[in-house]
Context: one part of a larger RNA
RNA sequence: CUGGGUGUAAAGGGAGCGUAGACGGUUAUGUAAGUCAGAAGUGAAAGCCUUAAGCUUAACUUAGGAAAUGCUUUUGAAACUAUAUAACUAGAGUGCAGGAGAGGUAAGUGGAAUUCCUAGUGUAGCGGUGAAAUGCGUAGAUAUUAGGAGGAACACCGGCGGCGAAGGCGGCUUACUGGACUGUAACUGACGUUGAGGCUCGAAAGCGUGGGGAGCAAACAGGAUUAGAUACCCUGGUAGUCCACGCUGUAAACGAUGAUUACUAGGUGUUUGGGAUUAAUAAAUCCCAGGUGCCGCAGCUAACGCAUUAAGUAAUCCACCUGGGGAGUACGUUCGCAAGAAUGAAACUC
Numbered sequence: 001c002u003g004g005g006u007g008u009a010a011a012g013g014g015a016g017c018g019u020a021g022a023c024g025g026u027u028a029u030g031u032a033a034g035u036c037a038g039a040a041g042u043g044a045a046a047g048c049c050u051u052a053a054g055c056u057u058a059a060c061u062u063a064g065g066a067a068a069u070g071c072u073u074u075u076g077a078a079a080c081u082a083u084a085u086a087a088c089u090a091g092a093g094u095g096c097a098g099g100a101g102a103g104g105u106a107a108g109u110g111g112a113a114u115u116c117c118u119a120g121u122g123u124a125g126c127g128g129u130g131a132a133a134u135g136c137g138u139a140g141a142u143a144u145u146a147g148g149a150g151g152a153a154c155a156c157c158g159g160c161g162g163c164g165a166a167g168g169c170g171g172c173u174u175a176c177u178g179g180a181c182u183g184u185a186a187c188u189g190a191c192g193u194u195g196a197g198g199c200u201c202g203a204a205a206g207c208g209u210g211g212g213g214a215g216c217a218a219a220c221a222g223g224a225u226u227a228g229a230u231a232c233c234c235u236g237g238u239a240g241u242c243c244a245c246g247c248u249g250u251a252a253a254c255g256a257u258g259a260u261u262a263c264u265a266g267g268u269g270u271u272u273g274g275g276a277u278u279a280a281u282a283a284a285u286c287c288c289a290g291g292u293g294c295c296g297c298a299g300c301u302a303a304c305g306c307a308u309u310a311a312g313u314a315a316u317c318c319a320c321c322u323g324g325g326g327a328g329u330a331c332g333u334u335c336g337c338a339a340g341a342a343u344g345a346a347a348c349u350c
Base pairs, nucleotide, nucleotide: 003322004321005320006319007304008303012318014201015200016199017198021194022193023192025088026087027086028085029084030083031082033081034080035077036076037075038074039073040072041071042070049065050064051063052062053061054060091191092188093187094186095184096183097182098181103177104176105175106174107173108172109171110154115149116148117147118146119145120144121143125136126135162169163168206247207246208245209244210243211242215241216240220236221235222234223233258317259316260315261314262313263312266295267294268293269292270291271290272289273288274287275286276285277284278283299306300305323350324349325348332343333342334341335340
């Protein structure tokens, strides 16, 4: 390489959009590049294979045949692929009618709580722990009442509930705005699927500039514990956490499960929309479509388990794996302000 694989053994890109490419629905007609058939030429000889012959046999030699799966020319076929033309509506999209939603961005706004400040009441403790101490407090703390300031997060509702491509999204109101779904079948007429490169998005931490800073809290300080304690526990506490604009581009970025399509027993919840029947405002039963869970058959699996939300049966496209360590290291290159990220070996060793 081939083959075989990728939930957990090595292996699915963090996610989307999309270029080239690859693959692609139904019908009719044409062409004949691929494809198939015939013919001709060529495919040196020797060798290989085979049928005979010659040396007493064999090796060896000689003669004939076959083979040489290829190439060229030519004559045909038209199912499939391709291509051209014309058409179709089951894929895909648009329109119309609806309802659901923490989808996104911006502005405004609300109450509870913590902390701090001011004032009142009030007096000796408070706090903290396994027990303590550091700490706070007679300069009046803790507790309690009233008023004020400021920042951050949104109890209950809340739900294997919802939305989003993923990351993720949760008080309330308004404005702008994306997507999905149901119903209908008016329109377009294959416009599709995937997607190397590329572009965009991408938790937390971190970085730059400028703000902000209540609580929490790396670092740091002190008190304990301990043989020690650079920890776990306690008292403090700075970056940071928050906002704006940039950068970084990584995570157990996980369903450890790429995207799309079709097919393959059921049962039972929940969520969104629709229909039918019974009913009559409350609902019940049945059915359809989309999501989200659990259980379970066939099948699959090394087992665990998966099982119409497949890890089953198939098809298309992309990504990735090929013994452990060395090593996600070194070197080089690209990107980055840096931290570092991406790409990514070998010697050696078992």